[in-house]
The RNA shown here (transfer RNA) has 72 nucleotides and comes from a Candidatus Woesearchaeota archaeon. Rfam family: tRNA. Rfam's curators write: Transfer RNA (tRNA) molecules are approximately 80 nucleotides in length. It is annotated as a transfer RNA. Taxonomically the source falls in Candidatus Woesearchaeota (Archaea, Nanobdellati).

């Protein structure tokens, strides 16, 4: 130098053009003499950056950046 694959809340993930999802973690509250555990409830996501296409982009098409895997 070439190719291909992934990049979404702290962590792991679901979403292939119409309100971003669940589970785990966090905090509150209820239950306990306390803790666990169980219940309910809430915050937390500039969807890796830039642009471009649509009315509309996490989703498509360029580019750029980081990570891996292959070929030379």
């Nucleotide at each position: 130098g070439g190719g291909c694959c992934u990049g979404u809340g702290g962590u792991u993930u679901a979403g292939u053009g119409g309100u971003a999802u669940a589970a785990c973690g966090u905090u509150g509250c209820u239950u306990u003499c306390a803790c666990a555990g169980a219940g309910c409830a809430a915050a937390g996501g500039u969807c890796a950056c830039c642009g471009g296409u649509u009315c509309a982009a996490a989703u498509c098409c360029g580019g750029u950046c980081a990570g891996g895997c292959c070929c030379a």